[in-house]
Molecule: transfer RNA
Organism: uncultured Lachnospiraceae bacterium
Formats: sequence, C1' cells, structure tokens
RNA sequence: GGCUUCUUGGUCAAGUGGUUAAGACGUCGCCCUCUCACGGCGAAGACAGGAGUUCGACUCUCCUAGAAGCUA
Repeated sequence: GGCUUCUUGGUCAAGUGGUUAAGACGUCGCCCUCUCACGGCGAAGACAGGAGUUCGACUCUCCUAGAAGCUA
C1' cells in the first nucleotide's frame, strides 16, 4: 500500500428498518441491619463523527477517524 471485519452508558454486551435501545457488573438514593457485607426496590447513564437513501436509520450506502486480522 491492498483486502476484510469491528466501533452501542464507566466496563461487558443484545438489538440489523418503526415501539420507552434489553440485560449483567459498576455508581447513586431508599429499605433491611446495632454497623458493614449480603439481599430488596428505584434512579442516572450510550448508538465514533459527517453526508446520503427512506415516510422513518443504531440498523442500508458513501466519506472521515480509530481498532483488529490477512496479505504484498
């Protein structure tokens, strides 16, 4: 340099055209407890950036950035 794949809360991770973007760990609040831990209830928190297609895009297409693999 060429080809392929990937990028979703703090971390992991599901969702592949439409509904409130599921869940786990973590964080915070309340309950429980003499206290902590455990346990229960609840809350906050995310679609890499831009453009296009579409009535509608995390999802499809293109560009950019980053990561990984193969190859020369």